About this RNA:
Guanidine-I riboswitch aptamer from Paenibacillus oceani, 99 nucleotides, folded computationally. Its Rfam family is "Guanidine-I riboswitch aptamer". Gene Ontology term of the family: regulation of gene expression. It was read from a public genome assembly, where an Rfam model found it. NCBI's taxonomy places the organism under Bacteria, Bacillati, Caryophanales, Paenibacillaceae, Paenibacillus.

RNA sequence: UAUUAAGUUUUCUAGGGUUCCGCAGCUUCGUCUGGUCUGGUCCGAGGGAAAACUCGCAGCUUCACCGCUGUGUCACGGAAGGAUAAAAUCCUGGGAGAA
Numbered sequence: 001u002a003u004u005a006a007g008u009u010u011u012c013u014a015g016g017g018u019u020c021c022g023c024a025g026c027u028u029c030g031u032c033u034g035g036u037c038u039g040g041u042c043c044g045a046g047g048g049a050a051a052a053c054u055c056g057c058a059g060c061u062u063c064a065c066c067g068c069u070g071u072g073u074c075a076c077g078g079a080a081g082g083a084u085a086a087a088a089u090c091c092u093g094g095g096a097g098a099a
Base pairs, nucleotide, nucleotide: 007053008052009051010050011049012048015043016042020040021039022037023034024033025032026030055072056071057070058069059068060067074094076097080092081091082090
């Protein structure tokens, strides 16, 4: 100094809390308390998984387009702040910094 596919979307997982449900508690029965409740809903990965689309490269095919096949490796990482009910491996952020 460079990363301009390190792309988009969906589903899910590790993980996360407490709006709602469930659960527990209370002679305040509620617009209550409790996540120091296994859970369902919910949030959820750049550095986790899968799929679809898309992009690059190489090869095949074709007058050309279309189409087909293969391939796309790597990634240590705070503190702080922000959103939502709340928190987080969410977002700032493949940031700062380190190597």